[in-house]
Molecule: small-subunit ribosomal RNA
Organism: uncultured prokaryote
RNA sequence: AGAGUUUGAUCCUGGCUCAGGAUGAACGCUAGCGGCAGGCCUAAUACAUGCAAGUCGAGGGGUAAGGGUUACUUCGGUAAACACACGACCGGCGCACGGAUGCGUAACGCGUAUGCAACUUACCCUUUACAGGGGGAUAGCCCGGGGAAACCCGGAUUAAUAUCCCAUAGCAUUGCACUAUUUCAUGAUAGAGCAAUUAAAGCUCCGGCGGUUAAAGAUGGGCAUGCGUGACAUUAGUUAGUUGGUGAGGUAACGGCUCACCAAGACUUCGAUGUCUAGGGGUUCUGAGAGGAUGAUCCCCCACACUGGUACUGAGACACGGACCAGACUCCUACGGGAGGCAGCAGUAAGGAAUAUUGCGCAAUGGAGGCAACUCUGACGCAGCCAUGCCGCGUGAAGGAAGAAGGCCUUAUGGGUCGUAAACUUCUUUUAUUUAGGAAUAAACUCUCGUACUUGUACGAGACUGAAGGUACUAAACGAAUAAGCACCGGCUAACUCCGUGCCAGCAGCCGCGGUAAUACGGAGGGUGCAAGCGUUAUCCGGAUUUAUUGGGUUUAAAGGGUGCGUAGGCGGGCCUUUAAGUCAGUGGUGAAAUCCUGCAGCUUAACUGUAGAACUGCCAUUGAUACUGAAGGCCUUGAGUAUAGUUGAGGUAGGCGGAAUGUGGCAUGUAGCGGUGAAAUGCUUAGAUAUGCUACAGAACACCGAUCGCGAAGGCAGCUCACUAAGCCAAGACUGACGCUCAGGCACGAAAGCGUGGGUAGCGAACAGGAUUAGAUACCCUGGUAGUCCACGCCGUAAACGAUGAUCACUCGUUGUUGGCAACACAUAGUCAGUGACUAAGGGAAACCGAUAAGUGAUCCACCUGGGGAGUACGAUCGCAAGGUUGAAACUCAAAGGAAUUGACGGGGGCCCGCACAAGCGGUGGAGCAUGUGGUUUAAUUCGAUGAUACGCGAGGAACCUUACCUGGGCUCAAAUGUAAGUUGACAGUACCUGAAAUCAGUCCUCCUUCGGGCAACUUACAAGGUGCUGCAUGGCUGUCGUCAGCUCGUGCCGUGAGGUGUCGGGUUAAGUCCCAUAACGAGCGCAACCCCUAUCUCUAGUUGCCAGCACAUAAUGGUGGGGACUCUAGAGAAACUGCCCGCGCAAGCGGUGAGGAAGGUGGGGAUGACGUCAAGUCAGCACGGCCCUUACGUCCAGGGCUACACACGUGUUACAAUGGCCGGUACAGAGGGCAGCUACCUAGUGAUAGGAUGCAAAUCUCUAAAGCCGGUCUCAGUUCGGAUCGAAGUCUGCAACUCGACUUCGUGAAGUUGGAUUCGCUAGUAAUCGCGCAUCAGCCUCGGCGCGGUGAAUACGUUCCCGGGCCUUGUACACACCGCCCGUCAAGCCAUGGAAGCCGAGGGUACCUGAAGUCAGUCGCUGUAAGGGAGCCGCCUAGGGUAAAACUAGUGACUGGGGCUAAGUCGUAACAAGGUAACC
Repeated sequence: AGAGUUUGAUCCUGGCUCAGGAUGAACGCUAGCGGCAGGCCUAAUACAUGCAAGUCGAGGGGUAAGGGUUACUUCGGUAAACACACGACCGGCGCACGGAUGCGUAACGCGUAUGCAACUUACCCUUUACAGGGGGAUAGCCCGGGGAAACCCGGAUUAAUAUCCCAUAGCAUUGCACUAUUUCAUGAUAGAGCAAUUAAAGCUCCGGCGGUUAAAGAUGGGCAUGCGUGACAUUAGUUAGUUGGUGAGGUAACGGCUCACCAAGACUUCGAUGUCUAGGGGUUCUGAGAGGAUGAUCCCCCACACUGGUACUGAGACACGGACCAGACUCCUACGGGAGGCAGCAGUAAGGAAUAUUGCGCAAUGGAGGCAACUCUGACGCAGCCAUGCCGCGUGAAGGAAGAAGGCCUUAUGGGUCGUAAACUUCUUUUAUUUAGGAAUAAACUCUCGUACUUGUACGAGACUGAAGGUACUAAACGAAUAAGCACCGGCUAACUCCGUGCCAGCAGCCGCGGUAAUACGGAGGGUGCAAGCGUUAUCCGGAUUUAUUGGGUUUAAAGGGUGCGUAGGCGGGCCUUUAAGUCAGUGGUGAAAUCCUGCAGCUUAACUGUAGAACUGCCAUUGAUACUGAAGGCCUUGAGUAUAGUUGAGGUAGGCGGAAUGUGGCAUGUAGCGGUGAAAUGCUUAGAUAUGCUACAGAACACCGAUCGCGAAGGCAGCUCACUAAGCCAAGACUGACGCUCAGGCACGAAAGCGUGGGUAGCGAACAGGAUUAGAUACCCUGGUAGUCCACGCCGUAAACGAUGAUCACUCGUUGUUGGCAACACAUAGUCAGUGACUAAGGGAAACCGAUAAGUGAUCCACCUGGGGAGUACGAUCGCAAGGUUGAAACUCAAAGGAAUUGACGGGGGCCCGCACAAGCGGUGGAGCAUGUGGUUUAAUUCGAUGAUACGCGAGGAACCUUACCUGGGCUCAAAUGUAAGUUGACAGUACCUGAAAUCAGUCCUCCUUCGGGCAACUUACAAGGUGCUGCAUGGCUGUCGUCAGCUCGUGCCGUGAGGUGUCGGGUUAAGUCCCAUAACGAGCGCAACCCCUAUCUCUAGUUGCCAGCACAUAAUGGUGGGGACUCUAGAGAAACUGCCCGCGCAAGCGGUGAGGAAGGUGGGGAUGACGUCAAGUCAGCACGGCCCUUACGUCCAGGGCUACACACGUGUUACAAUGGCCGGUACAGAGGGCAGCUACCUAGUGAUAGGAUGCAAAUCUCUAAAGCCGGUCUCAGUUCGGAUCGAAGUCUGCAACUCGACUUCGUGAAGUUGGAUUCGCUAGUAAUCGCGCAUCAGCCUCGGCGCGGUGAAUACGUUCCCGGGCCUUGUACACACCGCCCGUCAAGCCAUGGAAGCCGAGGGUACCUGAAGUCAGUCGCUGUAAGGGAGCCGCCUAGGGUAAAACUAGUGACUGGGGCUAAGUCGUAACAAGGUAACC
């Protein structure tokens, strides 16, 4: 110091979360030791038991207990007196300290600083004076009585340092009158005078200790004041002893503290009052600090002591371990009455996640009493329990590689890792254990002795005293011996693999993991971090500049009030003088100690502790300074205003007037429609509409001018004119002299809609009605139409009231329009002031953008914001007639919501362009029969895959067996084939037969070669099985599609914070990102094109199996033969085409031309060739391959069956429906291929498929080879001489075998079908259409398929509006899984929190009335006393509490009800995002 998380990516805004530190903690796992600290945060709930405040015999009367002494003794004891001791009692002092707790308290309670001239203070210190005399009681003791007890009553008697009286006394108090000094005032101090009043206590060891009065000090306290010290304004008014005065009372003392009277004040937006919460501070935690949070332990203050009230005593209390009363609770009881108060220390119960021993000791420190010894002391000192925290130590150290075994991982004969780790060798002994020694803390008091002298003090010496504790510590012995866990390992965040699981189980702080290869779940191995602890949870601060004083923002992210006026408040021009409040400096006081920081020191170190310093940033006082701010005074003119002269405008209010249009009425002309729409209909119209003309009336709005204009504070303002009125600007510079700016609350204005009353109503037009549209259409469209729109008056007070930009002032380059004014003599042109626009430098901004009209740079004031939703909702208050407005939450829920920009994709957005995409044509599909594939169904099985385009005559280029993967049945189990190595054998194989369906099993027959090296074969052994089982969503390879579409990228540079852009865009052009021009780009790559092959022309070369013009030979005839290379052809090499030439257009690229030439002309035609990528496209069944699964089976062998089923649906083909045809006869012309298990000439037989012979050919040699066509004949429009399905019969061929289930032939049979609905497919030239031929596979063939070949050979394209697909540019976007996207609302279901609600039930406070204990005070007073006085009783005021009553406020609950949030894939629609299909929004 930052990090993760919104997005496909980016920048920003913004929340959430994490890493750090801390704790009086708790929980989980674990645990060796010690030191120092800490330990009921909850129930101020209730408490058993013990202890926590007594002491003094040197105050007293005395003697219940004890002790010793003496005497007596029945040895049980009794009696006496104590310099012993002391229960109970009288008396003194203490009990108001110490200790606990935090209920209450928002307060002079606390903190800080002052004041008391308005006070007090026992014990202590210093000083002054004094202590004479006398009296009467009372407790105790004794006797008697009552009661269960607590306790009470009566009688007799007695003492005091108890109590009373008298005396003495003033620097004491009071009264009267006076002087001096002094204070801010009341007053204070000092002095003297007169009068009045009040004291005392003794004890003694003779040293002293006490007593009274007065003064002073110290200490403690009381009171008052300034300042500071929570939340809520959804608490705005509160107060009658209230505020003040006079007088009195009361108090230690001032004071409404109390009372009587008088006055009407007092507090409050600088927050009164009310409600809620809370002890305050020093501190503690955190933080760089400022701050924020906190108030355990320790210290100071306060409050309280079961709850409430009250006083008494006392120096001090309204009293924790005192009293009285009331109440609640608990306990005892003989039922009549009594007792009690752990928020002291332990402890118990309860509550709770949770917090200890009914310990030891007064040795130390401190306290009370005492002369003292001493007693008391749960204060305190210690110990016990608890890892609760902090700190320290240890669990060993060195060597040691066969890198052991074992675990884990692995690419597995091996390697890696745990790991120098272990074993083993050597060493050490902290700690633990045992034994032995063994502290400091202790010095006083006191006692004894001594010294000094002041003769009771000081000093010195000695003696006495230790709970902790036989503890700390020290030594010895022993032996690595006694001692390691917890969390984590996807990122943040250090640390990775295997197995299991399979959106299950589970994890999770945030993001998120898990659906068969999980570094995220569980286990293991390994690793990382910390370590006697480690994690989790909770809370606080930090990070968070995420409340921003330091240190934020408000155009679009949350956020500028709708606008103005203006009060309080805040801020404020220039000069001079005074003052010194703020400000600054010095000094003084205070800021307790502890804490924090620094130095030093003590425990072995540290924590801890001691000591010294610093600090405590504060407050008060005082002295000074005077720049700035303030205050006071004087002056100034530039801010502001006034006056004067002009000028501008839809500024406002009220009145008058006008024309066009519309509607309606009347009259007239005129006739069948009008109107309306995408198309219609509703509606109007023969009772005369619409249309046209004339005329009358009505209401509303003001065309042209008109604009990017003008005016106004905003809302807003538009015909003309008049009246009234407001404002701005400019000119000149007369007057005032800071009069200014902003503005919480307040007041005024404030579009539209809406409300009230009364008018008005032509047009328009919510609601409503009808017609359409539609699946529906409560809409969009149409026809009507009421409120309303208009006027007057009164409300409402809101808008996307927007420039989404508050007001004012100052400053900061330029360019160019425009409005109003001024002005230079005029034109031209430049200037100035005030507005209103555009562009832009700097600067700003997340960017878009803003940019003198700032969102720049500064100043002042106001308003507002702090994640999204819930929600501008609920409740409350307030305004309103209502509608509703203003103010304005929470629970709960999410990890985002959002802004700007980028790249894509998409749009029922736009522009440009292309394609058999449409159009123009030709031929088909869809109807029929058949074939084939698919779905479905069926089945034992109908094996599997392919499924929009991009599956469906597809894998399959050929299922009768085989294939074959499927089914049924029968078998086999290291089993097939092969290889390697070793060994053995000489057979195995085969032939034939039997059984069986076969495989197979069993049996019989037969039996190697050799060059001797070996070969071959079989068997045995070892190693390597097999799987068409799953996953194409683990993969390779291959393929389809977009698409043969023109695109896809890179380097460097430049632009941008960045994602990215530029290049690749623009203007042309092209089939093309093809080329040219322009250009912050310049180049390059993969694609395009070309290079390759076929084809079209020619040349050259070469002529066999091809060819035959000329020359010969032969034949019935034929290149049959000799020959030939001319031609065709064959197959090699070349040529040829490039917009090269011409004309036109164009800058160029290029385009156009029935141009020339040429075989071919603008890519000549065709093929091969498929960029980056998309579809988790297809294929694990072609092959390969990871993982998983099966192993007498999911492997393998065999027979039979199935893949060929058949109500049906679809795709692809084929044959047809006929005359451009069918049939018969005759006749002509290809190319490319194939052929020895083959093609077969030719001959023979058969109607034929074929068969039997025979020959040629491993092929330019032999062979397989055309049909349509042409010529002639026949049929004559019909279910036919069309069509051929189906069926019957007889055959041929292949093959082990044609039943399921082959093809072909002949004869017979002769079905549907007469051109095919919506729809849909192909094709732009040697193409479509049509005709046949060949080949692969193959024994044969379901082939009508596929792949090739040639023959014949068209029609049409105006064109790009539309459909489909695609390319480029641009635009919008809430999409990015990318429109098959996203997403809204009701309803239904579950869960959650919440509002309302008839009511019900509580809490606290206030008010009024009644009652009213104890008690103080006041009155009265039996009685007592000589008196002072004491005092029973009665009565009055006040009052805790109780009761009653009506309200307010606040919690809980409540049938029912309202919305909200979250949930799985529910229902209905489709509102928004694209022009979202009616632009959206307020």